[in-house]
Context: one part of a larger RNA
RNA sequence: GAUUGAACGCUGGCGGCAUGCCUUACACAUGCAAGUCGAACGGCAGCACGGGGGCAACCCUGGUGGCGAGUGGCGAACGGGUGAGUAAUGCAUCGGAACGUGCCCAGUAGUGGGGGAUAGCCCGGCGAAAGCCGGAUUAAUACCGCAUACGUACUGAGGUAGAAAGCGGGGGACCCGAGGGCAACCGAGGGCCUCGCGCUAUUGGAGCGGCCGAUGUCGGAUUAGCUUGUUGGUGGGGUAACGGCCUACCAAGGCGACGAUCCGUAACUGGUCUGAGAGGACGACCAGUCACACUGGGACUGAGACACGGCCCAGACUCCUACGGGAGGCAGCAGUGGGGAAUUUUGGACAAUGGGCGAAAGCCUGAUCCAGCCAUGCCGCGUGAGUGAUGAAGGCCCUAGGGUUGUAAAGCUCUUUCAACGGUGAAGAUAAUGACGGUAACCGUAGAAGAAGCCCCGGCUAACUUCGUGCCAGCAGCCGCGGUAAUACGAAGGGGGCUAGCGUUGUUC
Numbered sequence: 001g002a003u004u005g006a007a008c009g010c011u012g013g014c015g016g017c018a019u020g021c022c023u024u025a026c027a028c029a030u031g032c033a034a035g036u037c038g039a040a041c042g043g044c045a046g047c048a049c050g051g052g053g054g055c056a057a058c059c060c061u062g063g064u065g066g067c068g069a070g071u072g073g074c075g076a077a078c079g080g081g082u083g084a085g086u087a088a089u090g091c092a093u094c095g096g097a098a099c100g101u102g103c104c105c106a107g108u109a110g111u112g113g114g115g116g117a118u119a120g121c122c123c124g125g126c127g128a129a130a131g132c133c134g135g136a137u138u139a140a141u142a143c144c145g146c147a148u149a150c151g152u153a154c155u156g157a158g159g160u161a162g163a164a165a166g167c168g169g170g171g172g173a174c175c176c177g178a179g180g181g182c183a184a185c186c187g188a189g190g191g192c193c194u195c196g197c198g199c200u201a202u203u204g205g206a207g208c209g210g211c212c213g214a215u216g217u218c219g220g221a222u223u224a225g226c227u228u229g230u231u232g233g234u235g236g237g238g239u240a241a242c243g244g245c246c247u248a249c250c251a252a253g254g255c256g257a258c259g260a261u262c263c264g265u266a267a268c269u270g271g272u273c274u275g276a277g278a279g280g281a282c283g284a285c286c287a288g289u290c291a292c293a294c295u296g297g298g299a300c301u302g303a304g305a306c307a308c309g310g311c312c313c314a315g316a317c318u319c320c321u322a323c324g325g326g327a328g329g330c331a332g333c334a335g336u337g338g339g340g341a342a343u344u345u346u347g348g349a350c351a352a353u354g355g356g357c358g359a360a361a362g363c364c365u366g367a368u369c370c371a372g373c374c375a376u377g378c379c380g381c382g383u384g385a386g387u388g389a390u391g392a393a394g395g396c397c398c399u400a401g402g403g404u405u406g407u408a409a410a411g412c413u414c415u416u417u418c419a420a421c422g423g424u425g426a427a428g429a430u431a432a433u434g435a436c437g438g439u440a441a442c443c444g445u446a447g448a449a450g451a452a453g454c455c456c457c458g459g460c461u462a463a464c465u466u467c468g469u470g471c472c473a474g475c476a477g478c479c480g481c482g483g484u485a486a487u488a489c490g491a492a493g494g495g496g497g498c499u500a501g502c503g504u505u506g507u508u509c
Base pairs, nucleotide, nucleotide: 001509002508004506006505007504008503009502010501013381014380015379016378017377018376020373021339026337027336028335030334031333032332035074036073037072040071041070043067044066047065048064049063050061051060052059053058081292082291083290090217091216092215093214094213095212096211099209100208101207104205105204106203107202108201109200110199111198112146114144115143122135123134124133125132126131152161153160154159166197167196168195169194170193171192174191175190176189179186180185218264219263220262225255226254227253230252231251232250233249234248235247236246237245267289268288269287270286271282272281273280274279294315295314296313297312298311317328318327319326320325345371347370348369349368353367354365355364356363357362384414385413386412387411394405395404396403397402418450420445421444422443423442424441428436453498454497455496456495457494458479459478460477464493465492466491467490468489474481475480
C1' cells in the first nucleotide's frame, strides 16, 4: 500500500447493489417450512343447493356441488440447512468395466377369466391420555391365484419360470336390460364403436446414479516398523454389479525412508485476497461434489434412503401424567435463552422463476421473489452557485506599524439536485393474474431553505505559533518527547489529510 462476513471510539443527509452467528454441531417456547389426487375406491362427519315432512324451531334425504376421517396412487431420497466427522470409503483431473434406473422419449406385443380379504362406518370393551383390543359388514387402479408369453430370465438345450387395472369423454344403427306401465311402449345403465389418460412384458435411448484404476491433495521421524480377513488362491454365499464384501479350507504373504503405521490439524474444488510474476494466505457469499441431522446402532418401505421435519433399540436431556404409562428433537424460515468484541423481522406474496400432485381448474411450496433492520462493504449524489474589500466585527499573533482567519461572512443576484408536500403513475405478464406498490419514474409547490465530521501537524510524513504544565500530568508505530522559554503533553488560533465518513484494533499478502 492493498485486503476484510470484521469489531470498537467519535460522527452521520439520500439512493442503488450486495453482505450479515466466523464463537456453543449449545439448549430451544410459539407459528409456519410436504403435500396432492373424488377422472383409483367404499362412503358422507361438517358446509351449501335441491327434494320431502312440519305452523315454526327443526327433522329426514349422497340426489347435486363438494368433502373431514379412511383405503389406494404419486411425491415425501428433490428443494432448504450445517461443516461435526473425514488426510482418503472424500475431492480434483484423466481413464475404465462387471451394473441399476420411477417419471421422460422411441419401438414391439398384450390389457382374457376368476377369488378371498381388510380399513372406514356400526356394536362392545380397556385406558387419565397417547392409544389399544374384540365382533359384524363393505369397495377398489389394494391383495392373490388361473389362462396366455412376440420378446425376456434360467437351463441338464429336451424344456422350465414369470404379467396386467381400470377410469373418464363422445356416439348413428344393432343387442342385453334394473325399473315403470293394464297394454302398446318408455327406459337409467351395460354390451359395441371411438378418443384420451392409465396398466403389463420387453427392446433401445436420454438424463441420473452405484463401482474400479492412475496422478495430485497440510504438518510432525522428539512417530520406524505396521498388518491375521491381514496378502493371494480354491469352493460356497451375498450384491443391481466387480471384489476378503462375507465364510470354510490352503499357501505365507502384503505395506514401508519415493515416509508405511501413529499423532495433530482440516470438509474438497471452481475460485477469493495479495503480488510485476513466481509464489504465499484463504475456501464467507455464488456454483459443483462429499458428509451429517440430539448421541450411538439397526434395518423396513421403495426405482432410489440405511432416510433433517419416517420406523425400531440403547443413551443423555426436556415435557405431560390419574404414577400404570406416554410425548419430543430448529445444523429449515423467523424468533428465544446462552456463549461472545460481534451478526437482522416471530414481515408480505405465490405476481414471476422453479418444484410436488392433478386430465384440468387448482392446491401446496419460509425453495424463490419481495419488503424490513444494520454506514457492514462497494458505487453514485448532496449539504449550494455567482458576485462581493470599508479587506467589517470578533478571535489569534504582534517588533504595536501591522499580520492572519479572509471572498471567508454580511450584502446583492440566482438555482432547486436530494430531502419535504401535492398530483399522475409504469415495465416486470399476459388469454387472464402484480406481493413488490401508489414503489420507480414524471409533473407541480415553497424556500438556501432540512444535511459535516474525523484524524493529524518533532523526523519517517503533508501541515506552526501562543498559553498552561514543569521527568508531574501525560504522549508514543519506531526513533524518542516532558526536570521553567516543549512546533512531540493539555488547550486555543492557524494549518494539512480524508470525507458520510474518519481513526484505532485484529486478519492476510